[in-house]
């Protein structure tokens, strides 16, 4: 410098037929207990890396930039 891939909750990641943003841990908060842990019932928390387009509608699709990784030169 080129090519691929990756980017969604605090962590790991799931979401490709374009229309509801989810799941485990995690972390509050009741209840269980002498009290912890365990169980169980609730809850908070995301401008979907970033900007632009396309469409009624975009995490998804088209382009341009960042970051990480990978090959090649």
């Nucleotide at each position: 410098g080129g090519g691929c891939c990756u980017u969604u909750a605090g962590c790991u990641c799931a979401g490709u037929u374009g229309g509801g943003a989810g799941a485990g841990c995690g972390c509050c908060u009741g209840c269980u207990u002498c009290g912890c842990a365990u169980g169980u019932a609730g809850g908070a928390g995301g401008u979907c890396g970033u900007c632009g387009g396309u469409u009624c509608a975009a995490g998804c699709c088209c382009g341009a930039u960042a970051a990480g990784g990978u090959c090649c030169a």
The RNA shown here (transfer RNA) has 73 nucleotides and comes from Levilactobacillus fuyuanensis.
NCBI's taxonomy places the organism under Bacteria, Bacillati, Bacillota, Lactobacillales, Levilactobacillus.
RNAcentral records the identical sequence in 2 taxa.
The prediction has a mean pLDDT of 82.
It matches the Rfam family "tRNA". The family's RNA type in Rfam is transfer RNA.
RNAcentral holds the sequence, with entries from ENA.